[in-house]
């Protein structure tokens, strides 16, 4: 004096854990000492073998051992079971009492007499224990006298006192005394103290009303009985009283105090130990002795239990000390000694004594000390480790004294000798300390809470560091503390828990102004008492400390007595008027109750008109209608209801109340003066009133309309629409008492800033149309809406507080189980009032922020939206890609938008990663081989399908070495959810952040909002915001114009040339490729403040000019280990690495991108004409020849504005087809050539010739385009030895139609609601199925207490004629009650549980709010 824990994040309520200190007990260690009020309380006041715990005395008798007698055993010491009460604590009374032993002070102790016990002699009897006869003493016991006493009755005086009933004094009668010659100790009598101890009395001190009434001896009087005493304590009679909400009576539960614990305290808990009272001694009742007991180690007796028994009958009581047994988590020696302290007897001397005093035993608890210092040396070098040496000696060993009753210890001396002494718990956060290593893999396990564990665990098992403590340390369970989470000191209730539905009032609680008086409360002084121990401070002592002595203070916050003080509170008196009530007075009102009476719409009936439909819905049907509906008119009849007027308008307590009158009642407010004189405010029980439903009885029922029934919707639809339709709804008399009965705000008084509107009443003022008119100013009262100040966790409240105070009430104390369940009670029932627990959970709730979502709402955009237009895909065929089969293998990724002509810019080998077969490889260390010749290399055989492989021989050359262990090298082997890097998509988007300042407790917020504009967070205006920064926009490229400057490989207006090829000349033009000018809404106009649209003029271009590139902050755990790179894991003579062949090219099928078609805007045939961007040295190939063509043969030029691919091609012109499966299309199939390559079978391409399938314009659906764009032509390039339908870039032809919207697909942004935040693919709710747990009802069964009825009755007391009788009454059976608990078939409902089933009811308008 706080920490963590609800949430993305915030503040709050709240509760839940954690950090203290004490108490017991456990794990794990332990060297010594001292102290101590520590040790079976906690449970079983449960039973106990054995031993001890009470005797003593020269008094008599006896040898003694024992009797007798005195005195002691009523102390001490155990235990808390009952007890809730005068038992205890305090304080007082006894005028209602006792008192041995002791103290003191008076005065006595004469006389006389019989017996007994032990003993001895016989008996009974198992035993315990008893009977008869003989002997005998005493301070035993008996009879008499005195002295004093008591007790009755009479009388008077005297003291005490508040009061005599109390002491004193006299008179009459009843009772009562003492062994020894002296001393000595006793005894007797009265009298007083001391000290002890009865009784009674105020106050004080506990839970329960789910216990409200209790009591008959109760209450009380008179007469007795009884005790030491008063007394209904007991009896008889008479009275009917007592106690109780200020808690009686029961019920649970408890010894009480002093004290202990914890706390800053105030409290709250506990209370077994020292001490004080009390009570009890197996459970009960009863007595006798004695001062004194109804008696723990005394008797009798009953009832349970143990023992002995010879069956006749005895004995016993550890809650004494020490054991034992049970019982529990749990508590010790069957020790010593009366030496000391004290008690019992004694003159003493002693004896006795599990009080006591010593001691064992325990980690009870409080204290103290140690486990060792220094140096040196190696070693580590930022820690560390091992050796040697020297010092000291508390602990340790040994011995001597000294210590005790006696040891022991504990002290002292002296040796030896660092020798004999360190752990527990914890290391994710709270809360000090590890991002060390291994292991393990949501597994084992940890965890007060939060939370970790799912292959890189700082949190689980180790290891090794560190941390706090320390002879200790942790943990369980319990108490206080923290906790202001029980709030007297010191809390709440509009929304978090929590104002009673309203009002009225008993009791009690508080209450206006003045005066006097009392002195209850209240202050203040003094007196007595508050035991000791305990606590605090001081001094002394044990070496010191804990301990202990001593003194002091303080203490149980008090009680009592006593003197005083009056301001407040109370009391009693008197007075006032400002609170309250009453009177008058004109007034408002949907204010209640009864009664008449009006009115429309509605339905029924009739009657007339009229004819096929009506009705209902999104859409239909059910339903009504030709027996005439719906429909329109009349007439009549029924029952509800009461429009507009009608409002943030009135009334009432609340619930409520609306047509018009009347009748009767009661409220409020304003105004005036007057009357009463505190009469008042709240309000526990209790009264009364009290909407919808509901329920009894009797009425009445137009319409609506639970329940029901049809018909639709839907998977189901017990709903939502739709058509019927009963209960009710409507009155009359009762019952019930409950609603979101809400303003989620009890009620009452004061006082605290304004401004504006209404409503009701006075007052004053203007106008006037003179009205019950209009309008203003000012006041009370009320009904609202902004709002200071303050207040509130924030929303908000804000003179009608949720503000400041003051009075009484009433509820709250985490979520749930639960407003259940039991008991009461009310109620016809339904069902209301009161109202818990076991149990089980770490949050669950307010309010507000910032996202995100919506079957919420605004507003803009946008050809991956829509609309108009155009072409397409989808249907055939064939390219290609992907799934799925298939297979030895069809090798891998990628899967909505954002995978499927994509990694693949095209896989015959190779690539290559799959399959099948054959081979081959280990840096570096060790270890086993090796100059008696490793590995290698040449020829050369031979396995083999081949090889660079293995075998073998010859030669050559000289040092290694996979034969094994480790460990590499390599891996297109895993994880893209560890990763870097690079892309895709949101994104043709317009967002994103930041300073500083405000504003908020704070998350956050503002800016960035509003209005208008824009392709734009573009811009302007406003504005608690000013600024700024990454995006947008400029900038950058590349098209489009002109100028300049430069003319070679480029161009060519001029000359020359057979007008051909070319030269000469130029650089004017094209072109090239450097630089500059050009466009800014700059001008006119028209709107509008502006920004800015619109429209126009010059202009090569006009409103970002056209089209690239670049695209922020981020988000998707998106894709990429298969492009490289990287971390871990994995293989490692194989998943490395080589080689042959295969496969990636399969084929019921089912989608994607495209390709060619389906043909006259066409095909074929021949002529004609016009590009541009590229590419070339392992290429491009002019030219020329040979072939029908592909193509082959020879060859120039070219490192390129020069040479070469390279003939464009739709297009035009002419000619032919003539609507056919065709002279259209070309799939597929044969046959032949040809090119690249080692190699063309699987599996390439191009040629020639013949073959000549679907196909006749495309279902649902669905893509793409806004101008040089669609479309539609072809070229060039990539990739390559070959192989494009494929991507990339390039020209040629060259359109229609929009310039709109937010319908649809999405996006932006503003607001709005949310119980989501993994963030709607969210979140949640009940049955049901499974287990598992405590609980409730349960037909019953049973146990115990307690009351309560009748029986039977022991022991002891009275009485008595000894025969008995009476009252009390343990113990036992019984009846009935009442609590508390056990067991129970069986049935209820909750509670808990990763992945169970059916729906989808809640949260957004949640899709019927």
């Nucleotide at each position: 004096u706080c920490c963590a824990g609800u949430u993305u994040a915030u503040c709050c309520u709240g509760c839940u854990g954690g950090c203290g200190g004490c108490u017991a007990c456990g794990g794990c260690u332990a060297u010594c000492u001292g102290g101590u009020u520590u040790g079976c309380a906690c449970u079983u006041a449960u039973c106990u073998a054995u031993g001890c715990a009470a005797g003593u005395c020269u008094c008599u008798c006896g040898c003694a051992a024992g009797a007798g007698g005195g005195c002691a055993u009523a102390c001490u010491g155990c235990u808390c079971a009952g007890u809730a009460a005068c038992a205890c604590g305090u304080a007082g009374u006894u005028a209602a009492c006792c008192u041995g032993c002791c103290u003191u002070u008076a005065g006595g102790u004469c006389a006389a007499g019989g017996a007994u016990a032990c003993c001895c002699u016989c008996g009974g009897g198992a035993a315990a224990c008893u009977g008869a006869g003989g002997c005998u003493a005493a301070u035993a016991c008996u009879u008499g006298a005195u002295a004093a006493g008591a007790g009755a009755u009479a009388a008077u005086c005297u003291c005490u006192g508040g009061a005599a009933u109390g002491a004193u004094u006299u008179a009459u009668c009843u009772c009562u005394g003492a062994a020894a010659c002296u001393c000595g100790c006793g005894c007797c009598u009265a009298a007083a103290g001391a000290g002890g101890g009865g009784a009674c009395u105020g106050c004080g001190g506990u839970g329960g009303a789910u216990u409200a009434g209790g009591u008959u001896g109760u209450u009380g009087u008179u007469g007795g009985u009884g005790u030491a005493a008063a007394a209904g304590a007991c009896u008889a009679a008479c009275a009917a009283g007592c106690c109780a909400a200020u808690u009686a009576u029961c019920c649970a539960u408890a010894a009480g105090g002093g004290c202990u614990c914890u706390u800053a305290g105030c409290g709250g808990a506990g209370a077994a130990g020292c001490c004080c009272u009390g009570a009890g001694a197996a459970g009960g009742a009863a007595u006798c002795u004695u001062a004194g007991a109804c008696a723990c180690u005394a008797u009798u007796c009953c009832u349970a239990g143990c023992c002995c028994u010879a069956c006749g009958g005895g004995g016993u009581g550890c809650a004494g000390c020490a054991a034992g047994u049970a019982g529990g988590a749990a508590u010790u020696u069957u020790c010593u000694g009366c030496a000391a302290u004290g008690c019992a007897c004694g003159a003493a001397a002693g004896u006795g004594u599990g009080a006591c005093a010593g001691a064992g035993c325990a980690a009870g608890c409080c204290a103290g000390a140690g486990u060792g210092u220094u140096u040196c040396u190696c070693u580590a070098u930022u820690u560390u480790g091992a050796g040697a040496a020297a010092c000291u000696u508390u602990u340790g060993u040994u011995a001597a004294c000294u210590a005790u009753a006696a040891a022991a210890a504990a002290g002292c001396u002296a040796a030896c000798g660092a020798a004999u002494a360190a752990g527990g718990a914890c290391u994710g956060g709270g809360c000090a300390a590890g991002a060390c290593u291994g292991g393990u893999g949501c597994c084992a396990g940890c965890c007060g809470c939060c939370g970790c564990g799912g292959u890189a665990a700082u949190a689980c098992c180790a290891g090794c560091g560190g941390u706090c403590c320390a002879a200790g340390u942790c943990g369980u369970a319990g108490c206080c503390a923290c906790a202001a989470u029980u709030a007297u000191u010191g809390g709440g209730u509009c929304u978090a828990a929590a104002a009673c539905a309203u009002c009225c009032g008993u009791a009690g609680c508080u209450u206006g102004u003045u005066u006097u008086g009392u002195a209850a409360g209240u202050c203040u002084c003094u007196u007595g008492u508050a035991a000791a121990a305990u606590u605090c401070u001081g001094u002394c002592u044990c070496u010191u400390a804990a301990g202990g002595a001593c003194a002091g203070a303080g203490c149980g916050c008090g009680c009592a007595a006593g003197a005083g003080a009056u301001a407040c509170u109370g009391c009693a008196a008197a007075a006032c008027u400002a609170g309250a009530g009453g009177u008058u007075g004109g007034a408002u009102g949907a204010u209640g109750u009864g009664a008449a009476g009006a009115g429309u719409a509605c339905g029924g009936u009739c009657a007339a008109g009229g004819u096929a439909g009506u009705g209902g819905u999104a859409a239909a049907a059910u339903a009504c209608g030709u027996u005439g509906a719906u429909c329109u008119u009349g007439a009549u009849u029924g029952g509800a209801c009461u429009a507009a007027c009608a409002a943030c308008a009135g009334c009432g307590a609340a619930g409520g109340c609306a047509c018009u009158u009347c009748a009767c009642a009661a409220c409020u407010a304003c105004a005036a003066u007057u009357c009463u004189g505190a009469c008042a405010g709240u309000g526990a029980g209790g009264g009364a009133u009290g909407a919808a439903g509901g329920c009894u009885a009797g009425g009445g029922g137009c319409g609506c309309a639970a329940a029901a029934c049809g018909g639709a919707u839907u998977a189901g639809a017990u709903a939502c629409c739709c058509g019927u339709g009963u209960a009710g709804u409507c009155c009359u008399a009762g019952c019930a008492g409950u609603a979101a009965a809400c303003a989620c705000u009890g009620c009452g008084c004061a006082c605290u800033a304004a401004a504006c509107a209404u409503c009701a009443g006075g007052a004053c003022c203007u106008c006037c149309u003179c009205g019950a008119g209009a309008g203003g100013u000012g006041u009370u009262g009320g009904u609202g809406c902004u709002g200071u100040a303050g207040g509130g966790a924030a929303g908000c409240c804000g003179a009608a507080g949720a503000g400041u105070g003051c009075g009484c009430u009433a509820c709250c104390u985490g979520g749930g189980a639960a407003g259940u369940a039991u008991a009461g009670u009310c109620g016809c029932a339904a069902g209301g009032c009161c109202g818990a627990a076991a149990c089980u959970u770490a949050a669950a709730g307010g309010a507000a922020u910032u996202g995100g979502c919506g079957g919420g709402g605004g507003a803009g955009c946008a050809c991956u939206a829509c609309a108009a237009c155009g072409g397409g895909u989808g249907a055939c065929g064939c390219g290609u890609g992907c799934g799925g089969u298939u297979c030895a293998a069809u090798u891998a990724g990628a899967u909505u938008c954002c995978a499927c002509a994509c990694c693949g810019u095209g896989a015959a080998c190779c690539u290559c990663a799959c399959c099948a077969g054959g081979a081959c490889c280990g840096a570096c260390a060790g270890c086993a081989g090796a100059a008696u010749g490793a590995a290698g290399g040449u020829c050369a055989g031979u396995c083999u399908a081949a090889a660079g492989g293995g075998c073998u021989u010859a030669c050559c050359u000289g040092a290694c070495a996979c034969g094994c262990u480790g460990a590499g090298a390599g891996g297109a082997g895993u994880u893209g959810c560890a990763u870097g890097g690079c892309c895709g998509a949101c994104g043709u988007c317009a967002g994103c952040c930041u300073g500083u300042g405000u504003c908020g407790u704070g998350a956050g917020a503002u800016g960035a909002c509003c209005u208008g504009u824009u392709a734009a967070a573009u811009c302007a205006g406003g504005u608690a915001a000013c600024a700024g920064g990454c995006g947008a926009g400029a900038c950058c490229c590349g098209c489009g114009u002109g100028c300049a400057u430069a003319g070679u490989u480029g161009c060519u207006a001029u000359c020359u040339g057979u007008u051909g090829a070319a030269g000469a000349g130029g650089c004017a033009c094209u072109c090239u490729a450097u630089g500059c000018a050009g466009a800014c809404u700059g001008c006119u106009c028209u709107a509008g403040u502006a920004a800015u649209a619109g429209a126009g003029a010059g202009g090569a271009a006009g409103g970002u000019g056209c089209g690239g590139a670049c695209c922020a902050c981020g988000u998707u755990a998106g894709g990429u280990g298969a492009g490289u790179a990287c971390g871990g894991c994995c293989c490692g003579a194989a998943u490395g690495c080589c080689c042959u062949g295969g496969g990636c090219g399969a084929c019921a099928c089912g989608c994607g991108c495209g390709c060619g078609g389906c043909a006259a805007u066409g095909c074929u045939a021949u002529a004609u004409g016009c590009a541009a961007u590229u590419a070339g040295a392992u290429g491009c190939u002019a030219c020329u020849c040979c072939g029908a063509a592909a193509g082959g043969a020879g060859a120039c030029g070219c490192u390129a504005a020069u040479c070469u691919c390279a003939u464009a091609a739709u297009a035009u012109a002419u000619a032919g087809c003539u609507u056919a499966g065709u002279u259209c299309a070309g799939a597929u199939c044969g046959a032949g050539a040809u090119u690249u390559g080692a190699a063309a079978c699987u599996c390439a391409g191009u040629c020639u010739c013949g073959u000549g399938a679907c196909g006749c314009u495309g279902g649902a659906a669905u893509c793409c385009g806004u101008a040089g764009u669609a479309a539609u032509c072809g070229u060039u390039u990539u990739u390559u030895a070959g192989c494009a339908g494929a991507g990339a870039a390039c020209g040629g032809u060259g359109a229609a139609u929009a310039a709109g919207u937010c319908c649809c697909u999405g996006u932006u942004c503003c607001u709005u609601g949310c119980a989501c935040a993994c963030a709607c693919c969210g979140c949640c709710c009940g049955u049901c199925a499974a287990a598992c747990c405590a609980a409730c009802c349960g037909a019953g069964u049973u146990u115990u207490g307690c009351a309560u009825u009748g029986g039977u009755g022991a022991a002891g007391c009275c009485u008595u004629u000894a025969g008995a009788g009476g009252a009390u009454g343990a113990a036992u059976c019984u009846u009935u009650g009442u609590a508390a608990g056990a067991c129970a078939a069986g049935g209820u409902a909750g509670g808990u549980u990763a992945a169970g089933u059916c729906g989808u009811c809640a949260c957004a308008a949640g899709g019927u709010c």